[in-house]
RNA sequence: GGGCCUCUAGCUCAAUGGUAGAGCUGCGGACUUUUAAUCCGUAGGUUCCGGGUUCGAGCCCCGGGGGGCCCA
Numbered sequence: 001g002g003g004c005c006u007c008u009a010g011c012u013c014a015a016u017g018g019u020a021g022a023g024c025u026g027c028g029g030a031c032u033u034u035u036a037a038u039c040c041g042u043a044g045g046u047u048c049c050g051g052g053u054u055c056g057a058g059c060c061c062c063g064g065g066g067g068g069c070c071c072a
Base pairs, nucleotide, nucleotide: 001071002070003069004068005067006066007065010024011023012022013021018055026042027041028040029039030038048064049063050062051061052060
């Protein structure tokens, strides 16, 4: 220098172009002599950034950035 993949909650990951979700973690509670485990509830998002297409974009297109792999 070139090619491919990837970026969504604190973490790991879902989401057919049509209300952004789950598990874990956190917080509150139940249970327990206490802790752990278990159960219930709850909080948490500028979907990496900018633009385009569309009635509508996390998803499609273009550019930029971060990370990974391969080639040179």
Molecule: transfer RNA
Organism: Paraoerskovia marina DSM 21750